Predicted 3D model of a 105-nucleotide RNA (SAM riboswitch aptamer (S box leader)) from Pedobacter rhodius.

[in-house]
C1' cells in the first nucleotide's frame, strides 16, 4: 500500500515550547482560534480492539487508540409526512468516503 471483518450520537486536558492557522479531502454552512491554531515535549485521564488473569461473569492496563462540537452538519440513493409539484421543507433507512483496531497482503 491493498483487502477482510469489528466499532464509530458514550468516555477523557493540564503544563511548557511554538507563532496562524485548525475541524481528513473536494465544495457549501456552520464552529474553533493572538483570553494562542497547527506541530513537538512532558504528565494526567478515557476507553477495553488486542494482550493478561479467570469455567463465566468479571478484573487488570501490557500494545495500540483518543481526549470541542455525532466522523460537526449536508453531498449518493431510497421509505414515510408537509406540498398543486419533477420546486421545497422535515424525518428515517442504506450506501459512499473518512477514522480506529485486529488480521491478511
Nucleotide at each position: 500500500u491493498g483487502c477482510u471483518u469489528a466499532u464509530u450520537a458514550a468516555g477523557a486536558a493540564a503544563g511548557a515550547c511554538g507563532g496562524a492557522g485548525g475541524g481528513a479531502u473536494u465544495a457549501g454552512a456552520c464552529c474553533c482560534a493572538a483570553c494562542g491554531a497547527a506541530g513537538u515535549c512532558u504528565u494526567a485521564g478515557c476507553a477495553a480492539c488486542c494482550u493478561g488473569u479467570g469455567c463465566c461473569a468479571a478484573c487488570a492496563a501490557g500494545g495500540u487508540g483518543c481526549u470541542a462540537a455525532a466522523u460537526u452538519c449536508u453531498a449518493u440513493u431510497u421509505g414515510c409526512c408537509g406540498g398543486a409539484a419533477u420546486a421545497c421543507g422535515g424525518u428515517g433507512a442504506a450506501a459512499c468516503a473518512g477514522a480506529u483496531a485486529a488480521g491478511u497482503u